Model confidence (mean pLDDT): 76 of 100. A computed fold for a 265-nucleotide RNA from a Kiritimatiellia bacterium, annotated as Bacterial large signal recognition particle RNA. A source record names the gene ffs. Of the family's consensus pairs, 94% are formed in the model. The RNAcentral record of the sequence draws on ENA.
C1' cells in the first nucleotide's frame, strides 16, 4: 500500500404549533430520500427521550464536526393605511321652533277671529238591558252486594201454627252526571245607536245670543334659536394589512477538518 471479512454510522433534514420535554402522524419549507405496523376527543418515549418487526449499504462523493451562504418559519418595533370603542369640539348638512316680508290659493257681510250660554265627543258612579261564572230550585239519569220499601221462587227455624233474613224483579233515593228549564240569588267584563247623577275643558264636533272684519294652509326665501342624528376636527380601547428596522431557528448548497476492528500478502 494492497485484498478479504466485519462494526459504529447512514439510508434525509428543517420551521411554527402542540408538550413538563423529546420524537412521529398532521401543517408548512426544502427537494428526491429503504418497506410494513401505531398515532390529533393522538402515538411512542424521558436526556442514548419515536417504539416494534424486517432489508440494504458501509469506514468515505455517501459517517461525524464547526464557520459560510441561505429558501422559509417566528417573535419584537415604531410609523402608515382601514375598520371599530368611547370622549370632547364644531355648527357645514338633516330635524324642530320662533319672527319678517313679498306673491299665489281657499273660506268669510247668506257674518271671520272673538266672548257668553248649552249640547255631543272624553272621565267617574249607577240603574237597565245582555254575556259569562258560581250557587240554588225543577226535570232527567243514576246503587250486582256493602241504600231503602215491597220482596215470586228458593233458603232458614219450627212437630204444627207460624216466624226471620233475604236474591232477581217492580218502585224510590245519596254521591255524581246530564240540560236550548227557572221573571232565583250573587260576582264580573275590551258588551251597550239605552237611562240617571256628577265631572271635564276649550283639543275636536255642534246649536243659540253678542258683535262686526277678519281668518287659514303647504312649498321657496331671509334672520334668530335649540338639538347633537349625520359630515368634518382633536383625542382614545383595540383589531387587520403591506413595505421597513431588527433578534432568533434554519433545509439546500460550495470548501475545510476528522473517523473504526480482524485476518492475510
Nucleotide at each position: 500500500u494492497c485484498g478479504u471479512g466485519c462494526u459504529a454510522g447512514g439510508c434525509g433534514g428543517g420551521g411554527a404549533a402542540u408538550c413538563a420535554g423529546c420524537g412521529g402522524u398532521g401543517c408548512c419549507c426544502u427537494g428526491u430520500a429503504c418497506c410494513u405496523g401505531c398515532a390529533a376527543u393522538c402515538c411512542g418515549c424521558u436526556a442514548c427521550a419515536g417504539c416494534a418487526g424486517g432489508g440494504u449499504u458501509g469506514a468515505a462523493u455517501u459517517c461525524c464536526c464547526g464557520a459560510g451562504c441561505g429558501a422559509g418559519g417566528c417573535g419584537g418595533c415604531g410609523g402608515u393605511u382601514u375598520c371599530c370603542u368611547c370622549c370632547g369640539g364644531c355648527a357645514c348638512g338633516a330635524u324642530c321652533c320662533g319672527c319678517g316680508a313679498a306673491a299665489a290659493g281657499g273660506c268669510g257681510c247668506u257674518g271671520a277671529g272673538g266672548g257668553c250660554c248649552g249640547g255631543g265627543c272624553c272621565c267617574u258612579g249607577u240603574g237597565c238591558a245582555g254575556c259569562a261564572a258560581a250557587c240554588g230550585c225543577g226535570g232527567a239519569u243514576g246503587a250486582a252486594c256493602c241504600c231503602c220499601g215491597u220482596c215470586a221462587g228458593g233458603g232458614c227455624c219450627g212437630g204444627a201454627a207460624g216466624g226471620c233474613a233475604g236474591c232477581a224483579g217492580c218502585g224510590g233515593u245519596a254521591a255524581g252526571u246530564c240540560c236550548g228549564g227557572c221573571g232565583g240569588u250573587u260576582u264580573g267584563g275590551g258588551u251597550g245607536c239605552c237611562g240617571c247623577a256628577g265631572g271635564u275643558u276649550c283639543u275636536c264636533c255642534u246649536g243659540g245670543c253678542c258683535g262686526g272684519a277678519g281668518c287659514c294652509c303647504g312649498g321657496a326665501c331671509g334672520c334668530g334659536g335649540a338639538u347633537a342624528c349625520g359630515a368634518c376636527c382633536g383625542g382614545u380601547c383595540g383589531a387587520a394589512a403591506a413595505a421597513g428596522c431588527u433578534g432568533u431557528c434554519g433545509a439546500c448548497c460550495a470548501a475545510g477538518g476528522g473517523u473504526g476492528c480482524a485476518c492475510g500478502a
The source organism's lineage runs through Bacteria, Pseudomonadati, Kiritimatiellota and Kiritimatiellia.